Large-subunit ribosomal RNA, domain VI from a Chloroflexota bacterium, 271 nucleotides, folded computationally.
Context: one part of a larger RNA
RNA sequence: CGUAGGAAAUUUGAGGAGAGCUUUCCCUAGUACGAGAGGACCGGGAAGGACAGACCUCUGGUGUACCGGUUGUUCCGCCAGGAGCAUAGCCGGGUAGCCAAGUCUGGAUGUGAUAAGCGCUGAAAGCAUCUAAGCGCGAAGCCAACUUCAAGAUUAGAUUUCCCAUUGUGGUUUCGACCAUAAGUAAGGCCUCCUGUAGACUACAGGUUUGAUAGGCCGCAGGUGUAAGGCAGGCAACUGCUUCAGCUGAGCGGUACUAAUCGGCCGAGGA
Repeated sequence: CGUAGGAAAUUUGAGGAGAGCUUUCCCUAGUACGAGAGGACCGGGAAGGACAGACCUCUGGUGUACCGGUUGUUCCGCCAGGAGCAUAGCCGGGUAGCCAAGUCUGGAUGUGAUAAGCGCUGAAAGCAUCUAAGCGCGAAGCCAACUUCAAGAUUAGAUUUCCCAUUGUGGUUUCGACCAUAAGUAAGGCCUCCUGUAGACUACAGGUUUGAUAGGCCGCAGGUGUAAGGCAGGCAACUGCUUCAGCUGAGCGGUACUAAUCGGCCGAGGA
């Protein structure tokens, strides 16, 4: 821009893409078959492998704004307690998120049409012949089915709901009106702003005081592992009690304290 007014939502599916895998064991059955050795079709069931998708309850990894231990050095006047630097100084753990080695799921099915092949009936050619007319069976393949994108599918689809026929100017006029254009609006949308389940940007999604959208604060979960100070013991290093303490990023719930203020713009008149 189009989809013969302007919007919001829900859809149909022409067409496209993806997937399609496979092993071992058990039963049938040591049966059919075979002198024996050996050893099935058909059908039913159970465990896997690789691959793919999703997820984070469990097992773990990471987790440079969480907690603790510790070395050297500088500084906060000293002690104590801390801070900076040394790969995050090093080391031990670890929430959310992300992830696999973890968990769950998938490759089902079809009296659809077929290939090779196997057939029925059957002439040309008194026979024979699956083929010439006609009819059937038959594959991991095709089609459908499964997952997904999808009306720019210009053949531009469907359904539901919302908004209503405003003014000005110019032109035409059969004086009923019609056409063109502009403006302000409707439903609705966008910008701005607070954000994340989204994300390179954009887009998408939530919120914008009629508010829990983010931060703060409060409570909880989870993490770390018993803070500082004080008291007691010890020559001291240190230990015990106060103390399952103190601290705590992303998680969960609550609470208008802070910031989403005030606003601006676009947007129909229906051949």